[in-house]
RNA sequence: CAGGUUGGUCGGGUAAUCGCGGCUCCGCUUGCGGGGUCGAGGAAAGUCCGCACUCCUUUGAGCACGAUGCCGGGUAACUCCCGGGGCGGGGUAACCUGCCGGAUCGGGCCACAGAAACAAACCGCCGGCACGCGAGUGCCGGUCAGGGUGAAAAGGUGGUGUAAGAGACCACCGGCGUCCGUAGUAAUAUGGGCGGCCAGGCAACCCCCAUUGGGAGCAAGGCCAAGCAGGGGUGGAAUCUGCGAUGCAGAGGGUGGUUGCUCGCCACCUGCUUUCUCCGGAAAGCUAAUCCCCGGGUGGGCUGCUAGAACCAGGUGGAGACGCCUGGUCCAGAGAGAUGAUUACCGAUGUAAGGUCUAGGCCUUUCAUUACAGAAUGCGGCUUAUAGACCGGCCUGGGGU
RNA sequence: GCGGGUGUGACGCAGUGGUAGCGUAUCUGCUUCCCAAGCAGACUGUCGUGGGUUCGAAUCCCAUCACCCGCUCCA
Numbered sequence: 001c002a003g004g005u006u007g008g009u010c011g012g013g014u015a016a017u018c019g020c021g022g023c024u025c026c027g028c029u030u031g032c033g034g035g036g037u038c039g040a041g042g043a044a045a046g047u048c049c050g051c052a053c054u055c056c057u058u059u060g061a062g063c064a065c066g067a068u069g070c071c072g073g074g075u076a077a078c079u080c081c082c083g084g085g086g087c088g089g090g091g092u093a094a095c096c097u098g099c100c101g102g103a104u105c106g107g108g109c110c111a112c113a114g115a116a117a118c119a120a121a122c123c124g125c126c127g128g129c130a131c132g133c134g135a136g137u138g139c140c141g142g143u144c145a146g147g148g149u150g151a152a153a154a155g156g157u158g159g160u161g162u163a164a165g166a167g168a169c170c171a172c173c174g175g176c177g178u179c180c181g182u183a184g185u186a187a188u189a190u191g192g193g194c195g196g197c198c199a200g201g202c203a204a205c206c207c208c209c210a211u212u213g214g215g216a217g218c219a220a221g222g223c224c225a226a227g228c229a230g231g232g233g234u235g236g237a238a239u240c241u242g243c244g245a246u247g248c249a250g251a252g253g254g255u256g257g258u259u260g261c262u263c264g265c266c267a268c269c270u271g272c273u274u275u276c277u278c279c280g281g282a283a284a285g286c287u288a289a290u291c292c293c294c295g296g297g298u299g300g301g302c303u304g305c306u307a308g309a310a311c312c313a314g315g316u317g318g319a320g321a322c323g324c325c326u327g328g329u330c331c332a333g334a335g336a337g338a339u340g341a342u343u344a345c346c347g348a349u350g351u352a353a354g355g356u357c358u359a360g361g362c363c364u365u366u367c368a369u370u371a372c373a374g375a376a377u378g379c380g381g382c383u384u385a386u387a388g389a390c391c392g393g394c395c396u397g398g399g400g401u
Numbered sequence: 402g403c404g405g406g407u408g409u410g411a412c413g414c415a416g417u418g419g420u421a422g423c424g425u426a427u428c429u430g431c432u433u434c435c436c437a438a439g440c441a442g443a444c445u446g447u448c449g450u451g452g453g454u455u456c457g458a459a460u461c462c463c464a465u466c467a468c469c470c471g472c473u474c475c476a
Base pairs, nucleotide, nucleotide: 001397002396003395004394005393006392007391008390009389010388012346013345014344015343016342017341018340020039021038022037023036024035025034026033027032028031041372045383046382048381049380050379051378052377053217054216055215056214060263061262062261063260065213066212067211068210069209070084071083072082073081074080085100086099087098088097089096090095101208102207106206107205108202109201110200122147123146124143125142126141127140128139129138130137131136155173156172157171158170159169160168174198176195177194178193179192180191181190182189183188221303222302223301224300231294232293233292235290238287239251240250241249242248243247252270253269254268255267256266257265258264271286272285273284274283275282276281296475297474310329311328312327313326314325315324316323317322347370348369349368350367352365353364354363355362356361357360402472403471404470405469406468407467408466411425412424413423414422419456427443428442429441430440431439449465450464451463452462453461
């Protein structure tokens, strides 16, 4: 110098005119006018996680269902972040990127091909018997070393052994289980001993193990005002016992809550009328708590609402995420939803033309571009979109000293 | 703002790990004097997009894009 990679920051400026929302002050004709002041983001987005806050008869147990899943740390918390470990993929490298409990609890799947997909005999090899002059053929048996199929075929190499073979046996290597040592907080790494000779893959299939989870959401919730039909339908028990007796209590039954089920718990209801009667009762009807469905009214105001896990500066602890201390600052709160538009100049980038100097830059002019996007209770993350600019670290290649 | 769902030929849909199908539509042929109907055949697919798991993905997992639906309060 060129190319790459990674972390961070910013993401237009000034002026004029016209306009918008909040707060505040002044004026009056009381809902207008004037002054002052404040007024979007790094993602305000997607709503994928986690909280705060609020309400719900949650804050009992079991099952079911869901979530998470290497280790240590950070945090209010997390499926987030930081550091580390293991197994892969890409790149010369810096670096980027995927996955992470269990396959000896058990079940399921592994298409096609292939003999066989978890335990297998198709070819081949070997032995026996029969037939045949012979080459060979047939039957029975042994064999997974070789061939072939497949994504995947039951450890690898060499030897012993055998009719032929085989962890059948042996040596070394690989891998598994277990015990011990060393390093480390740990995951794990590494060394040694012992064991059986070896156990296919998929849990981003069910499942098992461990940890863990109440639900709803600011359209939560609170207060006020106005208005309508406290309307209709479905489901829904009415028994027993005690007593100091016209009521209370208990049991039983019913409805609802516990947003799936069971138990438990909690709240509420368990009342009347008529008819028949063999006076023991029986039948019919209405009605309850309350659930669901249909229907009616309203489409207003205030609050929650923005001072906060806040921001800035300095110091300090830590490898880092992040924490702590001191000082300072106040920084949108709309409600069909304000934060905008136009013009001029400047800035940035690109194209074209001209000039200038030694390559390549610099200067002038014209034209074009100047992103993604828009708060709605708030906050921490993740993900996605984003013209362009700046700063730092590292790697590779070339040149110079 | 909150909650839920769906993407497969031109259109409507099936397919829940193993060669992507059905109906309608379109085209060609047969049939008919001609058309319709009928019969036979053909064409049409990045399974919304991008990654991953797996030997293998429309299907399982993650991210993303587009579209659709529901949700006020009072009694």
Molecule: RNase P RNA; transfer RNA
Organism: Anaerolineales bacterium